Molecule: Fluoride riboswitch aptamer (crcB RNA motif)
Organism: Acetobacteraceae bacterium
């Protein structure tokens, strides 16, 4: 100096915040789908669960 592994830390997992947990990354992880791909359409604030905030729909007061 380079490579690999382990541990810790940090970061990421299609739009916000927090908790738990899983996975991934070490400058990468990540950057949804359909379509006539310049028009247009569909799901969702989660990786998963729960809570809050925002948005949409229905019902009641």
């Nucleotide at each position: 100096c380079g490579u690999a592994u382990c541990a810790a830390u940090c970061g990421g997992g299609a739009u916000g915040g927090g908790g738990u947990u899983c996975c991934c990354g070490a400058u990468a992880a990540a950057g949804g789908c359909c379509g006539u791909u310049g028009a247009g359409g569909c799901u969702g604030a989660u990786g998963a669960c729960c809570c809050c905030u925002g948005c949409c729909a229905a019902u009641g007061u």